[in-house]
This is a predicted structure of a 476-nucleotide part of an RNA (small-subunit ribosomal RNA, 3' major domain) from a metagenome.
Rfam family: Bacterial small subunit ribosomal RNA. Its family is annotated with ribosome and structural constituent of ribosome in the Gene Ontology.
The RNAcentral record of the full RNA draws on SILVA.

Context: one part of a larger RNA
RNA sequence: UGACGGGGGCCCGCACAAGCGGUGGAGCAUGUGGUUUAAUUCGACGCAACGCGAAGAACCUUACCUGGGUUUGACAUCCUGUGAAUAUUGCGUAAUUGCAAUAGUGCCUUCGGGAGCACAGAGACAGGUGCUGCAUGGCUGUCGUCAGCUCGUGUCGUGAGAUGUUUGGUUAAGUCCAGCAACGAGCGCAACCCUUAUCGUCAGUUACCAGCACGUAAUGGUGGGAACUCUGGCGAGACUGCCCCGGUCAACGGGGAGGAAGGUGGGGAUGACGUCAAGUCCUCAUGGCCCUUAUAUCCAGGGCUACACACGCGCUACAAUGGUAGGUACAAAGGGCAGCGACUCUGCAAAGGGAAGCGAAUCCCAAAAGCCUAUCCCAGUCCGGAUUGGGGUCUGCAACUCGACCCCAUGAAGUUGGAAUCGCUAGUAAUCGCGGAUCAGCAUGCCGCGGUGAAUAUGUUCCCGGGCCUUGUACA
Numbered sequence: 001u002g003a004c005g006g007g008g009g010c011c012c013g014c015a016c017a018a019g020c021g022g023u024g025g026a027g028c029a030u031g032u033g034g035u036u037u038a039a040u041u042c043g044a045c046g047c048a049a050c051g052c053g054a055a056g057a058a059c060c061u062u063a064c065c066u067g068g069g070u071u072u073g074a075c076a077u078c079c080u081g082u083g084a085a086u087a088u089u090g091c092g093u094a095a096u097u098g099c100a101a102u103a104g105u106g107c108c109u110u111c112g113g114g115a116g117c118a119c120a121g122a123g124a125c126a127g128g129u130g131c132u133g134c135a136u137g138g139c140u141g142u143c144g145u146c147a148g149c150u151c152g153u154g155u156c157g158u159g160a161g162a163u164g165u166u167u168g169g170u171u172a173a174g175u176c177c178a179g180c181a182a183c184g185a186g187c188g189c190a191a192c193c194c195u196u197a198u199c200g201u202c203a204g205u206u207a208c209c210a211g212c213a214c215g216u217a218a219u220g221g222u223g224g225g226a227a228c229u230c231u232g233g234c235g236a237g238a239c240u241g242c243c244c245c246g247g248u249c250a251a252c253g254g255g256g257a258g259g260a261a262g263g264u265g266g267g268g269a270u271g272a273c274g275u276c277a278a279g280u281c282c283u284c285a286u287g288g289c290c291c292u293u294a295u296a297u298c299c300a301g302g303g304c305u306a307c308a309c310a311c312g313c314g315c316u317a318c319a320a321u322g323g324u325a326g327g328u329a330c331a332a333a334g335g336g337c338a339g340c341g342a343c344u345c346u347g348c349a350a351a352g353g354g355a356a357g358c359g360a361a362u363c364c365c366a367a368a369a370g371c372c373u374a375u376c377c378c379a380g381u382c383c384g385g386a387u388u389g390g391g392g393u394c395u396g397c398a399a400c401u402c403g404a405c406c407c408c409a410u411g412a413a414g415u416u417g418g419a420a421u422c423g424c425u426a427g428u429a430a431u432c433g434c435g436g437a438u439c440a441g442c443a444u445g446c447c448g449c450g451g452u453g454a455a456u457a458u459g460u461u462c463c464c465g466g467g468c469c470u471u472g473u474a475c476a
Stems, first nucleotide, its partner, number of pairs: 001476002003473003007470007015460002019424005026316003030312004034307002042053002064302007073125001077124002079121005086103006107114002127291002130289003136285002138280003141276001143274001148187006154163003167178003193268004198236007208225002212223003239262001242256005318417001322376007334365003339358002343354004383414001388409007430452007
């Protein structure tokens, strides 16, 4: 000087408390451990691994296993020789591939040849998701959006170092004020950026329709309009600016006015010096090591989907604030041409046949909870839907291992979950549906969007994490 303390003081955070809803019990889905296996590819392991890499494992992916092939190689550059490239057919094979036949003679040219492609040959070389993240770059997590981390000069100290950064007040903040052997400065904080909430102005199609007409069974459907909504460009607006009180005539705090919004208005992006030899050599790049008829490469099939069990993230429930049936309303943000598909017909349905419109503020995908009516009457039920049998639809070369969906039948566990444990302070929790990426097909996951919309906070003694000062230390 740090680190640590079941030392002290001050302060903060859904840290506790006050509340609301969960997890832990059940079934299923998914990840992991373990076990099994020819293989169940690999990585990730307290917080900060475990719906994680994977924003899509039937083949492919694929890195694993079994079997069958290839050896200048699936891919790149160079040399020599031959042939246009290429397409079709037949035989054989599980396929890759092998054999044979036919068609085809292109482009540029100085007529030597050249470009491109294929085949054969020789070697330089290719190739490696092989090892080392404890050799590395880059990227990322974490403490933590915590308020800290430092430097120059000066001063003090023999020196390591100190001071500044401490102290009093204040703040979300090393934020600001006052003081002070310090005076300044940098990286952080804040602001500048995006979005949302109000208004003005400009613009007016594909959006809008107040007033005026036309038309329809009905609809901004048509003429028209530029008011309103909206869209999106430019502005305004919030700054403790104004008033009162407190405070050191300070910073600042409390209250009030005006205002759409008030003291950082809400949300986001933004992550200091560093810590964890944290994670990643399987994104990529890269040193070293290793393989080179194999640890490379091609193909078929299998596996990653196994199942006594254990754990984590979730979904659906156990019902009446509910289930079922019928009727009826209201979003936002997105996506759409190998696409979204209105409408119509067939089918109980998944879906199929036909088909308008739309490269989209124009057309389409396209809401649910809610509201109204009826029924069920507390039961393992008209709750719950697992499991299993049968029949189908769709995607795709192909759904056996191993897809999703529909219909009929079946109807398991489950009656609110021990110890323990998680999230959340407002348009939040809870609850309801919608969209998107990936994607042929496949989501209860992920990333977004809106609808409905609470309860509680007296407080900081305690648990956890963190910041500042101080104290002890046999630790560095």